[in-house]
RNA sequence: AAUGUUCUUCGGGGUCAGUGAAAAUCUGAGCCGGCGGUAUAGUCCGCGACCCGACGGGUUGCGAGUUCUGAAACUAGAACUCAAAAGCAACUCGGCGGUUGAUCUGGUGAAAAUCCAGAACCGACGGUUAAAGUCCGGAUGGGAGAAGAGCGAG
Numbered sequence: 001a002a003u004g005u006u007c008u009u010c011g012g013g014g015u016c017a018g019u020g021a022a023a024a025u026c027u028g029a030g031c032c033g034g035c036g037g038u039a040u041a042g043u044c045c046g047c048g049a050c051c052c053g054a055c056g057g058g059u060u061g062c063g064a065g066u067u068c069u070g071a072a073a074c075u076a077g078a079a080c081u082c083a084a085a086a087g088c089a090a091c092u093c094g095g096c097g098g099u100u101g102a103u104c105u106g107g108u109g110a111a112a113a114u115c116c117a118g119a120a121c122c123g124a125c126g127g128u129u130a131a132a133g134u135c136c137g138g139a140u141g142g143g144a145g146a147a148g149a150g151c152g153a154g
Base pairs, nucleotide, nucleotide: 004151005150006149007148008147009146010145015029016028017027018026030134031133032123033122034047035046036045037044042121043120051098052097053096055094056093057092058091059090060089061088062087063082064081065080066079067078068077069076103119104118105117106116107115125137126136127135
């Protein structure tokens, strides 16, 4: 000590009032801001999370015939034989593709859509006595990644 490897830990924040039968959802005023890059970024570039799609893997389920028994009917049960491949469905895992919001002005500077000043804007899905970035839930999940330890070619 790797553009090696194994493992461990960490890995998302935020509310009050008013109206009302009912709202942490409306109205008013607040508050919050994942990861990497880059002059320090919710709004630039890229990534992650949610959702959708086809594909691939895995798991589970679904077959046909004969005989017997039972039944008024719809149909039910059992045994044996064959097949167990393809297909379909559900769940799940994987990579891939798609989808997925929002910023300007002035100043400083070599450099800032990132700093300073001012004024703006944005926020998945499901739920809810009433419409949600902020409440509850999937989620004690997943995760971009971050830190550390061991081994270690050289």
FMN riboswitch aptamer (RFN element) from a Microbacteriaceae bacterium, 154 nucleotides, folded computationally. The sequence was found by an Rfam model in a public genome assembly.